[in-house]
Context: one part of a larger RNA
RNA sequence: CGAUGUUGAAGGAACUCGGCAAAAUGCUCCCGUACCUUCGGAAGAAGGGAGCCCGGCUAUCAGGCAACUGGCAGCCGGGGGCACAUAGCAGGGGGUAACGACUGUUUACUAAAAACACAGGGCUCUGCGAAGUCGGUAAGACGACGUAUAGGGUCUGACGCCUGCCCGGUGCCGGAAGGUUAAAAGGAGGGGUGCAAGCUCUGAAUUGAAGCCCCGGUAAACGGCGGCCGUAACUAUAACGGUCCUAAGGUAGCGAAAUUCCUUGUCGGGUAAGUUCCGACCUGCACGAAUGGCGUAACGAUUUCCCCACUGUCUCCAACAUCAACUCA
Numbered sequence: 001c002g003a004u005g006u007u008g009a010a011g012g013a014a015c016u017c018g019g020c021a022a023a024a025u026g027c028u029c030c031c032g033u034a035c036c037u038u039c040g041g042a043a044g045a046a047g048g049g050a051g052c053c054c055g056g057c058u059a060u061c062a063g064g065c066a067a068c069u070g071g072c073a074g075c076c077g078g079g080g081g082c083a084c085a086u087a088g089c090a091g092g093g094g095g096u097a098a099c100g101a102c103u104g105u106u107u108a109c110u111a112a113a114a115a116c117a118c119a120g121g122g123c124u125c126u127g128c129g130a131a132g133u134c135g136g137u138a139a140g141a142c143g144a145c146g147u148a149u150a151g152g153g154u155c156u157g158a159c160g161c162c163u164g165c166c167c168g169g170u171g172c173c174g175g176a177a178g179g180u181u182a183a184a185a186g187g188a189g190g191g192g193u194g195c196a197a198g199c200u201c202u203g204a205a206u207u208g209a210a211g212c213c214c215c216g217g218u219a220a221a222c223g224g225c226g227g228c229c230g231u232a233a234c235u236a237u238a239a240c241g242g243u244c245c246u247a248a249g250g251u252a253g254c255g256a257a258a259u260u261c262c263u264u265g266u267c268g269g270g271u272a273a274g275u276u277c278c279g280a281c282c283u284g285c286a287c288g289a290a291u292g293g294c295g296u297a298a299c300g301a302u303u304u305c306c307c308c309a310c311u312g313u314c315u316c317c318a319a320c321a322u323c324a325a326c327u328c329a
Base pairs, nucleotide, nucleotide: 002323003322004321005320006319007318008317010315011314014313019310027051028050029049030048031047036041038158052079053078054077055076056075057074058073060071061070062069063068080084092308093307094306095305097303098302099300100299104116105115120156121155122154123153124152125151126150132142133141134140159295160294161293162292164225165224166223169222170221171218172217173216174215175214178213179212180211184207185206189202190201191200192199193198226244227243228242229241230240253287254284265281266280267279268278269277
């Protein structure tokens, strides 16, 4: 020097990616308790007071025939200590925002989360030897000793308010017509051979399924949801007009966002000073409605920022204890 502890003047996050680590809080009773809220919560919110021993009084409980003994609570008075929840054990608190409703689940051994699940919602398949699944073919089994308020698949993910437009492409569903179309059926006709009967090869019409073409439907199916130019009596802007293209041109709501490149956008708030944070604006490079949109009380070893308390994290290090190291034996 190091490890593990303990303590520290003044300051108190100036440390640092970040209060990481440490400190602080901590029990019981009493008082008191905001926003918000799904009226359950939030809440141990926050914040404050009391707590030891002795005496007196008051009220009361238990045991006991009684004397009395023990307990509990309140008030008054007194006592000692640095300190009375005296050790040990034993919540730090508050505010804003993001994401996910929640309790749960997960990468056994670098990830516990905003990922998965979830109750709830939708679409779709399935009428029972169900659909679906396992099985070489099957037998057989699961589904289910269930029967559409059931079972399978798939997407979304409590709750609240909602969920716009597009069926041109792809998919799926429907369609007694028509077109195309295999094997098969058919056998006009032709070839080989033979004296012939025959044997053999080839073969036109015509008939002929699903599929595809074709005609419709369907987006909580896969998906998609424009450009240019002009215009108002300052300027600016454009409610308005023109034009091209499209299947249709993004509605509500939200928006520099877990999405914003330019960007530390601009304005406001917080700070003496804020690339983060919060509130706005909208010029959305490249939000947007169950690949769900926007809110949301409660919840979270989640993530961001701020405040109080607290501190050796720091200014800036020091001392002590034990161990290790080191020296000697």

Description: Predicted 3D model of a 329-nucleotide part of an RNA (large-subunit ribosomal RNA, domain IV) from a soil metagenome. The prediction has a mean pLDDT of 87. The RNAcentral record of the full RNA draws on MGnify.